[in-house]
Context: one part of a larger RNA
RNA sequence: ACCGGCGAGUUACUGUCUGUGGCGAGGUUAAGGGCGGUAGAACGUCCGGAGCCGUAGCGAAAGCGAGUCUGAAUAGGGCGCAAGUCGCAGGCAGUAGACCCGAAACCAGGUGAUCUAUCUAUGGCCAGGAUGAAGUCUCGGCGAGUGCCGGGGCAGAGGUCCGAACCCGUUGCUGAUGCAAUAGCAUGGGAUGAGCUGUGGAUAGUGGUGAAAUGCCAAUCGAACCUGGAGAUAGCUGGUUCUCCCCGAAAUGCAUGUCGGUGCAGCGUCGGGUGUUCUGUUGCGGAGGUACAGCACUGGAUGGGCCAGGAGAUCGCUCAAAAGGUGGUCUCCGAGCCCAACCAAACUCUGAAUGCCGCAACACCAAGCCCGGCAGUGAGACUGUGGAGGAUAAGCCCCAUGGUCGAGAGGGGAACAGCCCAGACCGCCUGCUAAGGCCCCUAAGCACAGGCUAAGUGAUAUCGAACAAGGAGCUGGGGCGACGAAGACAGCGGGGAUGUUGGCUCAGGAGCAGCCAUCAUCUAAGGAAGGCGUAAUAGCCCACCCGUGGGAGUCGUCCUGGGCCGAAGAUACACGGGUCUCAAGCCUGUCGCCGAAGCAGCGGAUUCCGGUUAGUAAACCGGGAUGGUAGGGGAGCGUUCUCAUCGGGUUGAAGCCGUAGCGUGAGCAGCGGUGGACUGGUGAGAAGUGAGAAUGCCGGU
Numbered sequence: 001a002c003c004g005g006c007g008a009g010u011u012a013c014u015g016u017c018u019g020u021g022g023c024g025a026g027g028u029u030a031a032g033g034g035c036g037g038u039a040g041a042a043c044g045u046c047c048g049g050a051g052c053c054g055u056a057g058c059g060a061a062a063g064c065g066a067g068u069c070u071g072a073a074u075a076g077g078g079c080g081c082a083a084g085u086c087g088c089a090g091g092c093a094g095u096a097g098a099c100c101c102g103a104a105a106c107c108a109g110g111u112g113a114u115c116u117a118u119c120u121a122u123g124g125c126c127a128g129g130a131u132g133a134a135g136u137c138u139c140g141g142c143g144a145g146u147g148c149c150g151g152g153g154c155a156g157a158g159g160u161c162c163g164a165a166c167c168c169g170u171u172g173c174u175g176a177u178g179c180a181a182u183a184g185c186a187u188g189g190g191a192u193g194a195g196c197u198g199u200g201g202a203u204a205g206u207g208g209u210g211a212a213a214u215g216c217c218a219a220u221c222g223a224a225c226c227u228g229g230a231g232a233u234a235g236c237u238g239g240u241u242c243u244c245c246c247c248g249a250a251a252u253g254c255a256u257g258u259c260g261g262u263g264c265a266g267c268g269u270c271g272g273g274u275g276u277u278c279u280g281u282u283g284c285g286g287a288g289g290u291a292c293a294g295c296a297c298u299g300g301a302u303g304g305g306c307c308a309g310g311a312g313a314u315c316g317c318u319c320a321a322a323a324g325g326u327g328g329u330c331u332c333c334g335a336g337c338c339c340a341a342c343c344a345a346a347c348u349c350u351g352a353a354u355g356c357c358g359c360a361a362c363a364c365c366a367a368g369c370c371c372g373g374c375a376g377u378g379a380g381a382c383u384g385u386g387g388a389g390g391a392u393a394a395g396c397c398c399c400a401u402g403g404u405c406g407a408g409a410g411g412g413g414a415a416c417a418g419c420c421c422a423g424a425c426c427g428c429c430u431g432c433u434a435a436g437g438c439c440c441c442u443a444a445g446c447a448c449a450g451g452c453u454a455a456g457u458g459a460u461a462u463c464g465a466a467c468a469a470g471g472a473g474c475u476g477g478g479g480c481g482a483c484g485a486a487g488a489c490a491g492c493g494g495g496g497a498u499g500u501u502g503g504c505u506c507a508g509g510a511g512c513a514g515c516c517a518u519c520a521u522c523u524a525a526g527g528a529a530g531g532c533g534u535a536a537u538a539g540c541c542c543a544c545c546c547g548u549g550g551g552a553g554u555c556g557u558c559c560u561g562g563g564c565c566g567a568a569g570a571u572a573c574a575c576g577g578g579u580c581u582c583a584a585g586c587c588u589g590u591c592g593c594c595g596a597a598g599c600a601g602c603g604g605a606u607u608c609c610g611g612u613u614a615g616u617a618a619a620c621c622g623g624g625a626u627g628g629u630a631g632g633g634g635a636g637c638g639u640u641c642u643c644a645u646c647g648g649g650u651u652g653a654a655g656c657c658g659u660a661g662c663g664u665g666a667g668c669a670g671c672g673g674u675g676g677a678c679u680g681g682u683g684a685g686a687a688g689u690g691a692g693a694a695u696g697c698c699g700g701u
Stems, first nucleotide, its partner, number of pairs: 001701006011096013026053003032047005057064002067079004099239002102236001106229006117203009126193001128162003131158001135154008166190003171186004205221001207217003214223001242636006252265005266377002268374007277367001279363008293348002298344003302340005309333010380405008389396001410421003425604004430600003436594003439578003445591001447590006458580002470565002474562010492547004497521003502516003527542001530541003605626009637690001639687010655674005661668002
């Protein structure tokens, strides 16, 4: 891993509701007992009325009573005034382990120091080599000195040195279903010591021991192990077994030592009641301050005008004079008012559309509301729209309002829960369409008509897989203005002067460093100069004017369609691909076709409603419905056993194998083979009643 077997809502009591049965203003017995029955039980039946529930309530109570309490009340209000009870079955709740498996832990009583830690008693062990302390003997020197110094000999100290046994375990490699649940090889540390070691003994878990690492206490240690309390508890994870039919959610609000839980409400389902109350449209009547807009209020904010007031300067008068006072002129600031033009979630003189409320009519087999049984949900996701937060970021976060997914298959979108189309009862080798498509891959138009694009732009609905400011004699369409046969635009030839080198400034400043002014003359025209240039001049262009030649449009600006640049990513050109250019791209229009589980056709099933037969079931006809997770409801299949009844079986039961039959399905037959002794239908009853999942348990391979 596979296969087989086992494996999870049970039982008791209490309560409540539903169904069903008995009796009914009543219902019912409990313990126990008699009889029957039995080997004894079970069990049946009869006693047993003790008790329980109901038949009246209200009030704290006295108490009153179909009423009563409150109250001054004959008011109002609260609670009352319509059948129960005992079984059986089922749903749910409570108490119990209460659907099953699962802790980490807690407590109690015991078992452990044959491992290991420390201690204790008594034993054992440490090849060999090196170093050479004290002491002492002797010799020499010195000394006042019992002595001191030096050489040599003897001696043999040390948590001394090197290094086996022994103890340890440093580094590397191997080993990693190992030789081994800690090893092997090489290398390494200690090796007379705080050494190693044998045997016996001591210390025990709220503890011991610890040269201290939370180390060790029998391969287990932040508190050993065993048994018990014990099926601890687990708002957590996992698992929870046959079928078909009907309906079908939620991921919200409030509260919560609450946020992955729960209570109530909301939303689902089932039963009963009500009977159009729901919903839609139309009409009428309402409340409201959003969008837009506006500036009348509150604020913000720009320019101008008027002007109260203020500041400075200056002049005059007063004053002896500073100061002060007063009057004139100039400059600046400037509330307020006026004009013009703006901004606002917490501004509004105004003010929609929608939505909401009420009344009425109409439409509608489609709900709404009330009572009760049973739930699940209370992690939501993306998308359109209106918003808050964020950075007018996020597959971001938080609201609102729709949709889809969730719980939704099918078609489209290359692929792709949340986008587009569309809601799958079953069958069919029928038809029509939706979105989207119709050159090939690939079903259907290289369709038609008219434009645009030359960039492979593009061939990408949203999303994603992006694009902007800005730039340009790319190109299509349109508006306005100017010039033009008195000759335009572009090109070419010529002129482009004089006062004058304007004044100032400057070393110089001559159109062209800078400052000021910017006139006049001659003219067809020519700036006191737009650019280059010089040290300054000079020189070259320009504006402006004339002409030659040529002969028709030219120039400017605005709006708009398509395209270009701007434009950088990591294997590969990347529209899904091939490929595509009067298109197979883009825009406008037209006709046709393809295309889904949509719609239609034919056949069938279930269910609801209506009708007809027939009465409590069914048949027929007509119409509607039949995606579905959590979940509610309904109807069934099968297994084991019991009772009743009817059967089958050695002329072959069950089981197993095969098989073309029946049923919507769970399943059920028939026949053949095998097998060799039990077994089936029907009607009831009772359950150890259905397996694929639980890192399930046991076994096999």
A computed fold for a 701-nucleotide part of an RNA from a Pseudomonadota bacterium, annotated as large-subunit ribosomal RNA, domain II. The full RNA is in RNAcentral, with records from ENA.